[in-house]
RNA sequence: CGAGUUGACCAGACGAUCGCUGGUGAUUUCACGAGAGGAAAGUCCGGGCUCUACAGGACAGGAUGGUCGGUAACGCCGACCGGUCGCGAGAUUAGGGAAAGUGCCACAGAAAAGGAAACCGCCCGGCUCUUUGAGUCAGGUAAGGGUGAAAAGGUGAGGUAAGAGCUCACCAGCUUUUGGGGUGACCCACGAGCUUGGUAAACCCCAUCCGGAGCAAGGCCAAACAGAAAGCAGUGGUAGUCCGCCGCGUGAUGACUUUCGGGUAGGCUGCUUGAGCGUUCCAGCAAUGGUCCGCCUAGAUAAAUGAUCGUGCCGAGCAAUCGGUUACAAAACCCGGCUUAUGGUCAACUCUUUUU
RNA sequence: GGGGAUAUAGCUCAGUUGGGAGAGCGCGUGGAUCGCACCCACGAGGUCGGGGGUUCGAGUCCCCCUAUCUCCACCA
Numbered sequence: 001c002g003a004g005u006u007g008a009c010c011a012g013a014c015g016a017u018c019g020c021u022g023g024u025g026a027u028u029u030c031a032c033g034a035g036a037g038g039a040a041a042g043u044c045c046g047g048g049c050u051c052u053a054c055a056g057g058a059c060a061g062g063a064u065g066g067u068c069g070g071u072a073a074c075g076c077c078g079a080c081c082g083g084u085c086g087c088g089a090g091a092u093u094a095g096g097g098a099a100a101g102u103g104c105c106a107c108a109g110a111a112a113a114g115g116a117a118a119c120c121g122c123c124c125g126g127c128u129c130u131u132u133g134a135g136u137c138a139g140g141u142a143a144g145g146g147u148g149a150a151a152a153g154g155u156g157a158g159g160u161a162a163g164a165g166c167u168c169a170c171c172a173g174c175u176u177u178u179g180g181g182g183u184g185a186c187c188c189a190c191g192a193g194c195u196u197g198g199u200a201a202a203c204c205c206c207a208u209c210c211g212g213a214g215c216a217a218g219g220c221c222a223a224a225c226a227g228a229a230a231g232c233a234g235u236g237g238u239a240g241u242c243c244g245c246c247g248c249g250u251g252a253u254g255a256c257u258u259u260c261g262g263g264u265a266g267g268c269u270g271c272u273u274g275a276g277c278g279u280u281c282c283a284g285c286a287a288u289g290g291u292c293c294g295c296c297u298a299g300a301u302a303a304a305u306g307a308u309c310g311u312g313c314c315g316a317g318c319a320a321u322c323g324g325u326u327a328c329a330a331a332a333c334c335c336g337g338c339u340u341a342u343g344g345u346c347a348a349c350u351c352u353u354u355u356u
Numbered sequence: 357g358g359g360g361a362u363a364u365a366g367c368u369c370a371g372u373u374g375g376g377a378g379a380g381c382g383c384g385u386g387g388a389u390c391g392c393a394c395c396c397a398c399g400a401g402g403u404c405g406g407g408g409g410u411u412c413g414a415g416u417c418c419c420c421c422u423a424u425c426u427c428c429a430c431c432a
Base pairs, nucleotide, nucleotide: 002351003350004349005348006347007346008345009344010343013311014310015309016308017307018306020035021034023032024031025030037328041339042338044337045336046335047334048333049214050213051212052211053250054249056248061210062209063208064207065206066080067079068078069077070076081095082093083092084091085090096205097204101203102202103199104198105197119145120144121141122140123139125137126136127135128134129133153171154170155169156168157167158166172195173194174193175192176191178189179188180187181186218269219268220267221266227260228259229258230257231256240253241252242251262431263430264429276295277294278293281290282289283288312325313324314323315322316321357428358427359426360425361424362423363422366381367380368379369378375412383399384398385397386396387395405421406420407419408418409417
């Protein structure tokens, strides 16, 4: 210089004039101060909050899946362990169980029922022929070749009719005793046994967790109209109904349940002080927790948060001057995360080449 | 703001035990007919909305993104 990896921050500033929304105070006019993001997005998770009679039963269903911490909680965050990829900085991981059971492995290939199998091949014996050999029958074999994603450990030596963990040495994988380190997942060392397809984002088994619906939830007020039919009950210890389905238990009970028809589509509230934000110090590898000091930062309801001028900043230009002030994009009950879209700045680390 | 669905040939739609992509209409060619329609035969036409992952293999299983459609209030 180039190519990469990881992390953090910003998304402009000041003044004036006019306009809009709500707040506080005065009050006919007025003054003060506030007004869209890091993702407000997707609605993927978790909650706070509201309603549902209890939410008991791993009944069904759904979710998570290494270990230890954090958190209100999580499928999130941090640290560590194992696997895979990368020269590396690092990235990624749907990371429990296949000797509990049941499925699936098409096509190709001899064979994919898990130590089964024989297409080419190799060896021994018999028969025939054109007798360095070829063909055929029976037996042995799975080391070599072929097919395939995968054919039942690898290399070397011995052994054998030819071969084969058949035997031996070294290695790989799995299971495991003992010792050491660690909270733990796990790691290291010595020894012993075995060579026991793959697939669970297939059904399933194991461990842990979860009622349901959602601010268009819910509460209050005003206005208008038109009810009709069916069902069961109303004297009951169990009819019907009571917010996922099924079943059980407890409790409550008619202004009930269902269908058809009619009217209104108005106002207030929920609605912004929070698991809040910034900062000092302490603990901790970190996530985070505690503490000191300070701050109050939209609450609209057909939908406000804007426009103009000047200064400043950035770029071009000798100057005059010109252009820009960004990309992705806009609150709707509120938070903690994840994912996706996107402009720029800074820092640390890794590798190749060159120079000193 | 919050729920629920859908996407496959030019059009309307099937396809879940994961292994071949299909039916009807439409289009083209030929037959038949004096000619056309109907009918018969043959044929063409597909990034299975897009991307990634699991698996030997994905339209189908899992995750993310895009587009379209639909639902939500009160009274007696």
The prediction has a mean pLDDT of 76. Two RNAs folded together computationally: RNase P RNA and transfer RNA, 432 nucleotides in total. Rfam match: Bacterial RNase P class A. About the family: Ribonuclease P (RNase P) is a ubiquitous endoribonuclease, found in archaea, bacteria and eukarya as well as chloroplasts and mitochondria.